A computed fold for a 1471-nucleotide RNA from an uncultured bacterium, annotated as small-subunit ribosomal RNA. Rfam family: Bacterial small subunit ribosomal RNA. Rfam links the family to the GO terms structural constituent of ribosome and ribosome.
[in-house]
């Protein structure tokens, strides 16, 4: 896009179409085919006259005329439906020499003379009725006979023409066979004539029809063979006609891979929808055609039928009965039930068109014209135009300024389609017909007839219809909706909501800020409709003719050989079938196109005209292809003569090697593994030596050697035998290629007889491994492996590459031939096998004369993953199993090649206290802390693997504090505002209470301002708002850890890729280093690195107090004490010093390394600060910001008291040990770096002692903490749970501080507990390090083993990179990519969904024997009955009813076989 549509929300108008797509499923009712009286007898009843009669009525008799009936005609048309049908049904083009045609048109001729009947109707008589019986009487255009006989038509004979039964063919002869009147006119009334309409007989036409034929028409091969009236002959029926239609002989045909016969599905076609076109889909409405008319048969009447509103029979169903019997057939038109998502009124009218009758008027006509109802579609038109900004008001949004809705309203001003009301109004109707005029021929006339004409000759007839239109009034008046706003795709924002409710074509949206849900705002589409849903067709080159494919993505058959088929070399000649042209004939209308026209315009409709790739005739050309003949040799073949090989096939033989047997010799093991053991051996193994025996398979040679069509094939001979290759010569004459089916080869295993069996070794056994180990490994071991036959037919049967032939740059190996040559080299030709590689192709990979390149020919195969090579069927096999091969149902992928990555119990290279060497430590105690985890009212939060855990904590007794319980408070413990009332502020006192609080009192009064009154600051009310350590680090900012101080991270520009993305940055060196060098299609660049900064070592200079003291000089018990000094130390500034700078080596002439010199330092001198691009939703909403949600008399605050300090455990991190390198007492010495005013705090005094008094001195290089400890000397301990070790405990104190109980440190005396060096496992550290020793400081009222600094003693070891950890680079290889803590397999449990198999059962359609056998035709018989004819009659010709038969429908039966339903249980398969 499109629709005969359905569903949801909406719904003004008109116009034109269209409207049971489902059960061809039953059907109330009413209509739908009847007319003719001008073919015929007749009549109910009606109107009118007349007689009779008193009327009723009877009779006569004119007009008039229903029903019925006998005849014609029509009813076979029109109108419906798509069941059926794969078929000459249906298109299409042709045939009928093989016909038929009523009514019509046209010509020739006729139309004469007679008979019998019979319905209707009258009596009667059965039936409930439908109906029918008997008997009497009557007409005809009904029915029979006669005659005539032009032409027909059959038979005989002569003949033309021609294509079978053709030409009414010619010309002789035979035979048999027709008819009907009706009306209307005249009139010369007669033997009338005329006129129409019929009727008969021929022949022409024109329409319809039948039959035939070519060609075209689905899907199934899991349907492969079908066929007995079957193919065909002769002969006969039949028939309008050919024909095996039918019937008898007679013969063995015929159909089929170019798809027969079965099965499935469908009416078919002009057309109609889609598509650029080829092509797909489709057959509703209108057109042609074919089929059916409840189901199935069957024939009758007719020109036509096997007949939808005809008739017999059979069946089903429905309905009527009076139970004996009848009636019916909407798939006509409207209706109705049922089904179904779903499809209309039981309208109007013949006025129009068309059809039936009729002479006509006119009758009928649910054909048709029209109206109803449905947004089902197509067009078309409105639902209102202009202005209108305070950019209203409401709504949303937004922190607010503000935005937006929106000129959108409202208002003015206008118009009036449409709408309501009134009027007013075409066209479709002009033939027919009836008068009237004129002419024409006939003809006696007249009627009638034919044509005309009357510029309108008169004049009838409209269902639609209150019609269209068109005039007037009214009045913005009566008119707007759906869908969607993540991407695709055009259009966003806010609540809600919280993997919920929910969305969804496809990705795919929702677990608290959802642009995807709902909902409003707004915004995008379309629009009297829009959305969904269904189908079709396009995109989809996604079945490829146009127009793909098959090394790896689904795809080459395992190989040959070959029958059909398809395809086919060079030159002539021929035909002309394909092929191109010219001309006709079709290709119906309607529809699509063009042009024009008509309804206001469109849709719709009307007329032209082109087209309609098709079919046929017929004419022509002769390049291809074909066909038919001729010739050729280049494609193939053959002969000769050579070569090379594991080509096959058979027999014979050889030698090592293995087991085995006997036998020497000989002794303890041997075998086997990672290690081991099972096994073998002292009954002598293994080793070794001789001899035997068996089977198998051939080392070297052996090669990307070599043969074979693929499987394959490897000692040697010898036979027999295929194929290649080479050179020349000769022959042959296209003989060729391919190759569905067919056949035939065809590794391993497998399998069947039968043999053989040494080593190997599925099965099985033992031992070993291991959580198991039915498995790798070992020891044994049987089928099998081997020989003959036969079977199996398969593989990763691969080059994952079908065969054949042509053509398309090189380069080098190698095998087998030929030719050259200056002859080991080289060079060229050709068969073959490899490697690289251009161009090309190819998605990349990769291929690349051995193509996957460019063409030609032909086969075979593929079309999305799983289901599944499964099921079934067939078939092939002895089995095992093979070939052929689905579907449901599921998913949103499945997969190639390549790319970056991350990962390997993958490779190379390198680093790092990584490991290893070392030295202390942790795990064990005790105790300090910190966590889990339990406990609790509460033991507030938080951090949790490395990278939480003496961590936020650089200090929880109150308080901190977030938590518990109990008491308070509510503008609030804090902030800013406005407003009202009071008071300056403040300050002290009393009561109550544990307190917060509450409730009294006093004290005292500021500034401005004359006063009211007003300010700052403060109580009190009120409102905004405060105020949350509530939630969410997964909304966030900001810091911070980690990987990691690792050396990698990127970027521009070019340059290769289609690309993702490489390249640079890989590579060689080389370094701590992406550091530096060399090299490269890269060439520069940024972040890092490393350097600049600070601290430490050295030197120089500058200053020199509170520092320092060498010279002078004073001075003390001593003492830079003092003057003094500016040298030294040392402080504090500024400088300088270190750069592979030098020199030797190695590297390559380079980076750089090694050595060396000199220097206080050497190769980044040590230490710090510094931390790329990123990870890890890593930690923090409780430091702090901060978005949203949440608490608002409480989740805010404020007190008091608990609690964070709890404890049966469990972890981390520390302290003290556990001793003699030590404890302890005495003595005695060297630091450095801090830090002190609510502070350090000296002397001295007083306590054992914490510590008290005391206060000097310092705001600090001045004084003070302050002693430095290890360490040096001395002394003691003697190896002991101790003179070790100090926990607990108890006691008595100290200090801090409102308060040491819950819960502080410290002290003195006692009490002395675990603890003797720590299991798996585990941690630091490589030099001023570890290890050990003490000092200080923050925090602090007080309270460290903790943390941050500081200094003093001061080591041991590194072979080296194998393995652990962690990184870095290059490389490989994934099926990972939340990236190995990934991915993922396959039972097993639950659940659920479709499916195979199933004893069976139930059903369908179709075929078949057999049995019965209606209706009817045929046939036969007709002793019964019969009018026409013949006969005086008898009777006869002739006909019929009944009988029988053959054929048959439906029915019964039998067995097969096919489809489909359902099952107990089963099987597997997906989710």
């Nucleotide at each position: 896009a499109a629709c005969g549509a359905a569903c949801g929300c909406u719904g003004g108008c008109g116009g034109c179409g269209c409207g049971u797509c489902u059960u061809a499923a039953g059907c109330a009712u009413g209509c739908a085919a009847g007319u003719c009286g001008a073919a015929c007898g007749g009549c109910a009843g009606g109107c009118g006259g007349g007689u009779a009669g008193c009327a009723a009525u009877a009779c006569c008799u004119g007009c008039u005329g229903a029903g019925a009936g006998u005849g014609g005609c029509g009813a076979a048309c029109g109108g419906g439906u798509g069941a059926g049908u794969a078929a000459c049904g249906c298109g299409u083009a042709g045939g009928u020499g093989a016909u038929c045609u009523g009514c019509c048109c046209c010509c020739a001729g006729g139309u004469c003379g007679g008979g019998g009947a019979u319905a209707g109707u009258c009596c009667g008589u059965g039936g409930a009725a439908a109906c029918a019986c008997g008997g009497g009487g009557u007409a005809a255009u009904a029915c029979c006979g006669g005659a005539u006989g032009u032409g027909g038509u059959c038979c005989c004979c002569c003949u033309g023409c021609u294509g079978u039964g053709g030409c009414u063919g010619g010309g002789g002869g035979g035979a048999a066979g027709a008819a009907a009147g009706g009306c209307c006119c005249u009139u010369u009334u007669a033997c009338g004539g005329g006129g129409u309409c019929g009727c008969c007989u021929g022949g022409g036409g024109a329409u319809g029809a039948g039959c035939c034929u070519g060609c075209g028409u689905c899907c199934g091969a899991u349907u492969a063979g079908c066929u007995a009236g079957u193919u065909g002959g002769c002969g006969g029926g039949g028939u309008a006609a050919g024909g095996g239609c039918c019937c008898a002989c007679c013969a063995a045909g015929g159909c089929a891979g170019u798809g027969a016969u079965c099965g499935g599905u469908a009416g078919c076609c002009g057309g109609c929808c889609u598509g650029a076109g080829a092509g797909g889909g489709u057959g509703g409405a209108c057109g042609g055609c074919c089929a059916c008319a409840c189901u199935g048969g069957a024939a009758c009447u007719g020109a036509g039928a096997c007949a939808c509103g005809g008739u017999c029979c059979a069946g089903a169903c429905u309905c009527c009965u009076a139970c004996g019997g009848g009636a019916g057939g909407c798939a006509g038109c409207a209706g109705c039930u049922a089904a179904g998502a779903a499809u209309c009124u039981u309208c109007c009218g013949c006025a129009a068109u068309g059809g039936g009758g009729g002479c006509a008027a006119c009758c009928c006509u649910g054909a048709c014209g029209g109206a109803g109802c449905g947004a089902c579609g197509c067009c078309g038109c409105g639902u209102g135009g202009a202005c209108g900004a305070u950019g209203a008001a409401g709504g949303c949004c937004g922190a607010a300024a503000g935005g937006u809705u929106g000129u959108a309203a409202a208002g003015u001003c206008c118009u009036u389609u449409u709408c309501c009301u009134g009027g007013u109004g075409a066209a479709g109707a002009a033939c027919a017909g009836g008068g009237g005029g004129g002419u024409g021929a006939g003809g006696a006339a007249a009627u009638g007839c034919g044509c005309c004409c009357c510029g309108a000759c008169c004049g009838a007839u409209g269902a639609c219809g209150u019609u269209a239109g068109c005039c007037a009034g009214g009045g913005a008046a009566u008119a707007a909706g759906c869908c969607c706003c993540g991407g695709c795709a055009a259009a966003u924002u806010a609540c809600g909501u919280g993997c919920c409710a929910g969305c969804a074509g496809c990705c795919g949206c929702g677990g608290u800020a959802a642009c995807a849900c709902g909902u409003a705002u707004g915004g995008g589409g379309c629009a009297a409709g829009c959305g969904u849903u269904g189908u079709u067709c396009g995109g989809a080159a996604u079945c490829a003719u146009u127009g793909g494919g098959c090394g790896u993505a689904a795809a080459g058959g395992g190989c040959g050989u070959g029958c059909a088929g398809g395809c086919g070399g060079c030159c002539g000649c021929g035909c002309a079938a394909g092929u191109c042209u010219g001309g006709u004939g079709u290709g119906a209308a309607a529809g699509g196109c063009u042009c024009g026209g008509g309804c206001u315009u469109a849709a719709c409709c009307c007329g032209a005209g082109a087209g309609g790739c098709g079919c046929g005739c017929u004419g022509g050309a002769a390049a291809c292809u074909g066909c038919g003949g001729g010739g050729c040799u280049u494609g193939a073949g053959u002969u000769c003569c050579g070569g090379a090989g594991a080509g096959g096939a058979a027999g014979c033989u050889a030698g090592a090697a293995u087991u085995c047997c006997a036998g020497g010799u000989g002794u303890a093991g041997g075998g086997g593994u990672g290690a081991a053991a099972u096994c073998u051996g002292u009954a002598g193994a293994g080793a070794u030596c001789u001899g035997g025996a068996a089977g198998a398979a051939u080392a070297c040679c052996g090669g990307u050697g070599g043969c074979g069509a693929a499987g394959g094939c490897g000692a040697g001979c010898u036979u027999c035998u295929g194929g290649c290759c080479g050179a020349g010569a000769a022959c042959u004459g296209a003989c060729g290629c391919u190759g569905a089916g067919g056949c035939g080869c065809g590794a391993a295993a497998g399998c069947g007889u039968g043999g053989g069996g040494a080593g190997c070794a599925a099965a099985c056994a033992g031992g070993a491994u291991u959580a198991g180990a039915u498995a790798c490994c070992c020891u044994g071991g049987u089928a099998g492996u081997c020989c003959a036959c036969g079977c199996u037919g398969u593989a990763a049967a691969c080059g994952a590459u079908g065969u054949g032939c042509a053509c398309u740059a090189g380069g080098u190996g190698u095998u087998g031939g030929g030719g050259g040559g200056u002859c080991u080299a080289c060079c060229c030709c050709u068969g073959g096998u490899g490697c690289c590689g251009g161009a090309g192709c190819u998605a990349a990979c990769g291929u690349g004369g051995u193509a996957a390149g460019u063409g030609c020919a032909c086969c075979g195969c593929c079309u999305g993953g799983g289901g599944a090579g499964u099921a079934u069927g067939c078939u092939c096999g002895c089995a095992a199993g093979g070939g052929u091969g689905a579907a449901a149902c599921u998913c949103a992928a499945a997969g190639g090649a390549a790319u970056u990555g991350a990962c390997g119990g993958g490779g190379g290279c390198c680093c790092g206290c990584a490991c290893a060497a070392g030295c202390g430590g942790u795990g064990g105690a005790g105790c300090a802390u910190g966590u889990g985890g339990u406990u609790u009212a509460a033991u507030u939060c938080g951090a949790u693997g490395g990278u939480a855990c003496g961590c936020g904590a650089g200090a929880a007794a109150c308080c901190u504090u977030a938590c518990c319980a109990g008491g308070g408070u509510u503008u609030g413990a804090c902030a800013u505002c406005a407003c009202c009332c009071g008071g300056a502020g403040g300050g002290c006192c009393c009561g109550a209470g544990c307190g917060a609080u509450c409730g009294g009192g006093c004290c005292g009064g500021c500034c401005c301002g004359a006063a009211a009154g007003g300010g700052a600051c403060u109580g009190g009310g009120u409102g905004a708002c405060a105020g949350g350590u509530g939630c969410u680090g997964c909304a966030u900012g900001g810091c911070u850890g980690u990987c990691g101080u690792c050396a990698g991270c990127u970027c521009g520009u070019g340059c290769c890729g289609u690309g993702a993305g490489g390249u640079g940055u890989u590579g060689g060196g080389u370094u701590a280093a992406g550091u530096c060098c060399c090299g490269c299609a890269a060439c520069g660049a940024g972040c890092g690195c490393a350097a600049c900064c600070c601290c430490u070592a050295c030197c120089g200079u500058c200053u020199g107090u509170u520092g320092c003291u060498a010279c002078c000089a004073g001075g003390u018990c001593a003492a830079g004490c003092u003057g003094a000094g500016g040298a030294c130390u040392c402080a504090g500034g500024c400088g300088g010093a270190a750069c592979u700078g030098c020199c030797g080596g190695u590297g390559a002439c380079a980076a750089a390394c090694c050595g060396g010199a000199g220097g206080a330092a050497g190769g980044u001198g040590g230490g710090g600060a510094c931390g790329a691009c990123g990870u890890c939703a890593a930690g923090u909403c409780a430091u702090c910001a901060u978005g949203g949600c949440c608490c608002u008399u409480a989740u805010g605050u404020c007190c008091u008291g608990g609690g964070c300090u709890a404890c049966a455990c469990a972890c981390g991190u520390g302290c003290u040990a556990c001793a003699a390198u030590g404890g302890c007492g005495g003595u005695u010495a060297c630091a450095g770096a801090g830090u002190g005013a609510g502070g350090c705090g000296a002397a001295c005094c007083c306590g054992c002692g914490a510590g008290g008094g005391g206060g000097a001195g310092c705001g600090a290089a001045c004084c003070a903490c302050a002693a430095a400890a290890a360490g040096g000397c001395c002394g003691u301990c003697c190896c002991a749970g101790u003179u070790c070790g100090g926990a607990c405990u108890g006691u008595a104190g100290u200090c801090u501080g409102c308060a040491a109980c819950c819960c502080g440190a410290c002290u003195g005396c006692a009490c002395g507990a675990a603890g003797c060096u720590g299991g798996a496992a585990u941690c630091g550290c490589u030099a001023g390090u570890a290890a050990u020793c003490g000092c200080g400081a923050a925090u602090c009222a007080g309270a460290a083993u903790g943390u941050c600094g500081c200094g003093g003693u001061g080591a041991a070891u590194a072979c080296g990179u194998u393995c652990c950890c962690g990184g870095g680079u290059c490389u490989u290889g994934u099926a990972c990519a939340c990236a190995c803590c990934g991915c993922c397999c396959g039972u097993c449990a639950c659940a659920c969904c479709a499916u195979g198999g199933g004893a069976g059962u139930c059903g369908g359609a179709a075929a078949u024997g057999c049995c019965c056998g209606a209706a009817g035709c045929c046939a036969g018989u007709g002793a019964c009955c019969c009018a026409a004819c013949c006969g005086a009659a008898a009777g006869g010709a002739g006909g019929g009813a009944g009988c029988u038969g053959u054929c048959g429908a439906a029915g019964g039966u039998g067995g097969a076989g096919c489809c489909g339903g359902u099952a107990a249980c089963u099987g597997g398969g997906g989710u």